Order: sequence, then structure tokens, then C1' cells
RNA sequence: GCCCUCGUAGCUCAGGCGGAUAGAGCGACGGAUUCCUAAUCCGUAGGCCGUGGGUUCGAGUCCCGCCGAGGGCA
Repeated sequence: GCCCUCGUAGCUCAGGCGGAUAGAGCGACGGAUUCCUAAUCCGUAGGCCGUGGGUUCGAGUCCCGCCGAGGGCA
């Protein structure tokens, strides 16, 4: 330098061919239970989806640039 994959809640990830309010598990917080703790059960909060543009009636999902992570070839 070129090519490929990835970048979504604190963490690990899901979101077939774009369609309407973005989800799960763990974790956090509150409550129930317990003499207390753990476990278990119930509930709550938390992301506008790396970033900037484009296409579209509509984009996490498609296209382009940039940034970052991993890998391959030189």
C1' cells in the first nucleotide's frame, strides 16, 4: 500500500432479503424471601446503533469517505 471481517446498553452478543415503539443474557439499582449473606423470584434504569455524507416515503440494516479493532498478501 491492497484485500477481507467487525464496530449496537457497563460487558458478551441478537437484530433473514430496509418498514414503523431497538432486544436478550450477565452486571447495576429497588423490592420480596432470609436472623444476615448467597441463591431464587418480581420490578426499574440504561444505547438513537463508531463518525460524516448519500440513496429512499422510510436505514442498525443499502452505497461512499474517514476513524478504530482483528486477519491475509506484499
Source information:
Transfer RNA from a Gemmatimonadota bacterium, 74 nucleotides, folded computationally. Its Rfam family is "tRNA". By type it is a transfer RNA. Its family is annotated with triplet codon-amino acid adaptor activity in the Gene Ontology. Its mean pLDDT, the model's own confidence on a scale to 100, is 80. NCBI's taxonomy places the organism under Bacteria, Pseudomonadati, Gemmatimonadota.